The RNA shown here (transfer RNA) has 74 nucleotides and comes from Candidatus Uhrbacteria bacterium CG_4_9_14_3_um_filter_50_9. Rfam family: tRNA. Gene Ontology term of the family: triplet codon-amino acid adaptor activity. Clan: tRNA clan. The source organism's lineage runs through Bacteria, Bacteria candidate phyla and Candidatus Uhriibacteriota. The sequence was found in a public genome assembly.
[in-house]
RNA sequence: GGGCAAUUAGCUCAGUUGGUUAGAGCGCUGCAUUCACAUUGCAGAGGUCACUGGUUCAAAUCCAGUAUUGCCCA
Numbered sequence: 001g002g003g004c005a006a007u008u009a010g011c012u013c014a015g016u017u018g019g020u021u022a023g024a025g026c027g028c029u030g031c032a033u034u035c036a037c038a039u040u041g042c043a044g045a046g047g048u049c050a051c052u053g054g055u056u057c058a059a060a061u062c063c064a065g066u067a068u069u070g071c072c073c074a
Stems, first nucleotide, its partner, number of pairs: 001073007010026004019057001028044005050066005
C1' cells in the first nucleotide's frame, strides 16, 4: 500500500432480505428472606446502536466516507 471482518448497556453477545416503545445473561442499586453474609425471589437504573453524511413515509438494519480493533496479501 491492497483486501476481508468486527464496532449495540459496565462486561460477553442476540437482533430473522427496513416497520409500533432496542433486548438477553452476568454485573450494579433497592426491597423481601437471614442474628449477619451468601443463595433465592421481586422491582429498578443504565444505550446519541463507533462518528459524519445520504437513500426512504420510516434506518441498529441499506449506501458512501471517517475512526478504532483483528486477520490475510504484498